RNA sequence: UCGGAUAAAAGCCGAACCUACCGUGAGAUAGGGGCGGAAAGUCGCGGAUCCUGUAGAGAAUUCAGGACUGCCGGACUGCCGGA
Numbered sequence: 001u002c003g004g005a006u007a008a009a010a011g012c013c014g015a016a017c018c019u020a021c022c023g024u025g026a027g028a029u030a031g032g033g034g035c036g037g038a039a040a041g042u043c044g045c046g047g048a049u050c051c052u053g054u055a056g057a058g059a060a061u062u063c064a065g066g067a068c069u070g071c072c073g074g075a076c077u078g079c080c081g082g083a
Stems, first nucleotide, its partner, number of pairs: 001083002003080002012037002017032004022027001035070001041076003045073003049067005055061001
């Protein structure tokens, strides 16, 4: 560097759904659960999406705050050691 999570080893994460609890909400946390993953590790940094408020008769849209990285991209950092 390539490759793998089976070639082999040790591991990691935890969809939907359910329960408890927090939040106006998107959603968060814990437990159960197991569809899946190879960065499904870290950072909301850019975009997308979503929520709340605001301006607007309304729609489009503006502005402010927020959610989400298991949607896409970016930065940084890991495990194995077949080639």
Background: c-di-GMP-I riboswitch aptamer from an uncultured Candidatus Competibacteraceae bacterium, 83 nucleotides, folded computationally. Its mean pLDDT, the model's own confidence on a scale to 100, is 82. The sequence was found by an Rfam model in a public genome assembly.